[in-house]
RNA sequence: AAAGGCGAUUGUCGCGGGCUGGCGUAAGUCAGCGUGAGGAAAGUCGGGACAGCACAGAGCACCAUACUUCUUAACGGGAAGGCGUUGGAGACAACGACAGCAAGUGCCACAGAAAAUUACCGCCCGCAAGGGUAAGGGUGAAAACGCGAGGUAAGAGCUCACGCAUUGCCAUGGUGACACGGCAAUGAGGUAAACCUUAUGGGCUGCAAGACCAAAUAUACCGGCGAUUGAGGGUCGCUCGCCCGAGCCGGGAGGGUAGGUUGCUAAAGACAAGCGGCGACGCUUGCCUUAGAGAAAUGACAAUCAUUCCGCAAGGAAUACAGAAUCCCGCUUAUGCCUUUCCUU
Numbered sequence: 001a002a003a004g005g006c007g008a009u010u011g012u013c014g015c016g017g018g019c020u021g022g023c024g025u026a027a028g029u030c031a032g033c034g035u036g037a038g039g040a041a042a043g044u045c046g047g048g049a050c051a052g053c054a055c056a057g058a059g060c061a062c063c064a065u066a067c068u069u070c071u072u073a074a075c076g077g078g079a080a081g082g083c084g085u086u087g088g089a090g091a092c093a094a095c096g097a098c099a100g101c102a103a104g105u106g107c108c109a110c111a112g113a114a115a116a117u118u119a120c121c122g123c124c125c126g127c128a129a130g131g132g133u134a135a136g137g138g139u140g141a142a143a144a145c146g147c148g149a150g151g152u153a154a155g156a157g158c159u160c161a162c163g164c165a166u167u168g169c170c171a172u173g174g175u176g177a178c179a180c181g182g183c184a185a186u187g188a189g190g191u192a193a194a195c196c197u198u199a200u201g202g203g204c205u206g207c208a209a210g211a212c213c214a215a216a217u218a219u220a221c222c223g224g225c226g227a228u229u230g231a232g233g234g235u236c237g238c239u240c241g242c243c244c245g246a247g248c249c250g251g252g253a254g255g256g257u258a259g260g261u262u263g264c265u266a267a268a269g270a271c272a273a274g275c276g277g278c279g280a281c282g283c284u285u286g287c288c289u290u291a292g293a294g295a296a297a298u299g300a301c302a303a304u305c306a307u308u309c310c311g312c313a314a315g316g317a318a319u320a321c322a323g324a325a326u327c328c329c330g331c332u333u334a335u336g337c338c339u340u341u342c343c344u345u
Base pairs, nucleotide, nucleotide: 001341002340003339004338005337006336007305008304009303010302011301012300013299015036016035018033019032020031021030022029023028038321042332043331045330046329047328048327049326050206051205052204053203062202063201064200065199066198067081068080069079070078071077082098083096084095085094086093087092099197100196104195105194106191107190108189120137121136122133123132124131125130145163146162148160149159150158164187165186166185167184168183169182170181172179173178210262211261212260213259221251222250223249224248225247232244233243234242235241269288271286272285273284274283275282276281306319307318308317309316310315
């Protein structure tokens, strides 16, 4: 650095869900037999599957991403590389906010004359006013490419040689980023984790999505009875009487609440071997497969063994982080110890 494992067996009691059987009209109940958390189930950060809604086309706005090639269902992930920075004697390693400031605008503390059309000292011209000058001084993180020669009033890429840098073109190598060489032009302060510009991508919401069935209650509607020829109700059961007085009775669609079913767990799946590839990964063959609840079960105790530590011994102590909720691929974070392999000293 990489990969892997984190206890095992038995017994007692308990919980979720499944199957079988007995009893029961049913609800249920009893018995038996299987089964029941992870590498991160976590954060819910990125990407997808699936589902509903939206959607002619185009533009603006907003958000994200920003070297190349590959990989993948997809990604802002991963692999291999390029370039840069840092560390190291080196082999090499780590990190990168790796498009553009040579489009526009803004900003650049303190110091300094001036932070981008700048002149304080100095130098030159000039009587002076004023002008020229980035060579020299000084300030600063940064001051107009470096150095030498020419040139000049003094200077200055103003000119030239050498060098450096940027951009463009060409040749060679590479799939490519790019490297190396040549030619030409240019000499431009820094800053885009400033606005902005360019390119590419992005609809919204999540399984409590969504689909199906569907009580009770109320209702549309239909039928019957009924307003002085009194339905119905009250007066503790019945009859009368008395009182109230327009509804009452039966059926009942549709939608949909409670509830139930589904979605739902066999999958972009795991493992092994072979093949292809530097690798991520892909292909083929073989083999394996029971958490799937629904606000949530997966637990507790005891014994023996295992591992580690302490102790001469008897014996004692300890065994991380943590807990599924539609599923999958990643990333990030938490995590004590043990095992194996490779590399370095």

Bacterial RNase P class A from a Bacteroidales bacterium, 345 nucleotides, folded computationally. The RNAcentral record of the sequence draws on ENA. The source organism's lineage runs through Bacteria, Pseudomonadati, Bacteroidota, Bacteroidia and Bacteroidales. Rfam family: Bacterial RNase P class A. By type it is a ribozyme. A source record names the gene rnpB.